[in-house]
C1' cells in the first nucleotide's frame, strides 16, 4: 500500500412468527423384494432401518468397471424439512486485525 473479516457510529429501506445465517439431526444414506436394460446400456416399483424428529430421502456432471452377464463402483455440485440460537439488509465514516503485494 493493501482485498478481506470484526466490532462501533450515522444514514436509509424493512416489520420482523417473514426474510437472511448458524448450530443440531442425517451421511440428500443404507437394508430386503420383484421386475427392467445390456458398452447407443446401467434403471422402475415396492418394503423396513437410520433422527430423543415430523418431512424428506433425490438432480446434474465426471471418472471406473462390467466383453453380453447380471450386477455396478467412486467422486464432485445443488436441497427441503423438524427444533434451537441471531444485532434484518444495506450504504458511508473512524478503528483494529490481515492473505497477499512492493
Nucleotide at each position: 500500500u493493501g482485498a478481506g473479516u470484526a466490532a462501533a457510529u450515522u444514514a436509509a429501506a424493512u416489520a420482523a412468527u417473514u426474510c437472511g445465517u448458524c448450530g443440531u439431526a442425517u451421511a440428500a444414506u443404507g437394508u430386503c423384494g420383484a421386475g427392467a436394460a445390456u458398452a447407443u446400456g446401467g434403471c422402475u416399483c415396492g418394503u423396513g432401518a437410520g433422527u430423543u424428529u415430523c418431512u424428506a430421502c433425490c438432480a446434474a456432471g465426471c471418472u471406473a468397471c462390467c466383453u453380453u452377464a447380471a450386477a455396478u463402483a467412486g467422486c464432485u455440485u445443488g436441497a427441503c424439512u423438524a427444533c434451537g440460537a441471531u444485532u434484518u439488509u444495506u450504504a458511508a465514516u473512524g478503528u483494529a486485525u490481515u492473505a497477499g503485494u512492493a
The prediction has a mean pLDDT of 75. The RNA shown here (Purine riboswitch aptamer) has 102 nucleotides and comes from Ureibacillus sinduriensis BLB-1 = JCM 15800. The RNAcentral record of the sequence draws on Rfam and Ribocentre. The model forms 100% of the base pairs in the Rfam consensus. Its Rfam family is "Purine riboswitch aptamer". Its family is annotated with purine nucleobase biosynthetic process in the Gene Ontology. Lineage of the source: Bacteria > Bacilli > Caryophanales > Ureibacillus > Ureibacillus sinduriensis.